Glycine riboswitch aptamer from Megamonas sp. UBA1799, 79 nucleotides, folded computationally.
It was read from a public genome assembly, where an Rfam model found it.
Of the family's consensus pairs, 90% are formed in the model.
The organism belongs to Megamonas, within Bacteria.
Its Rfam family is "Glycine riboswitch aptamer". About the family: This family represents the bacterial glycine riboswitch.

[in-house]
RNA sequence: AUGAAGAUCAUGGGAGAGAGAUGGCACAACCAUCCGCCGAAGAGGUUAUACUUUCAGGCAAAAGGAUCAUGAUUGGAUG
Repeated sequence: AUGAAGAUCAUGGGAGAGAGAUGGCACAACCAUCCGCCGAAGAGGUUAUACUUUCAGGCAAAAGGAUCAUGAUUGGAUG
C1' cells in the first nucleotide's frame, strides 16, 4: 500500500399457509381441547449446494423472517 471470503450494525425490499371450531372473558391477543395447513428464524436427517422432517416457529394486521441491495465497522485472502 491493494483490501477477497467471513462477522457485526444501520436503512430499504422480503414469501407461504384457518381473523378455524368449542369453552374460559365481550373480542384479535392468552389458556385448554379438537382437526386443517406453511416452510424463508432456528434445529434435525440424508452423500449435499438440493431435498426432506415439522421438534420449535408460523397461518388477518402488527411483530418475526431466510435472503438481496446500499453504507459503515471489523477482518486480512491476494498482489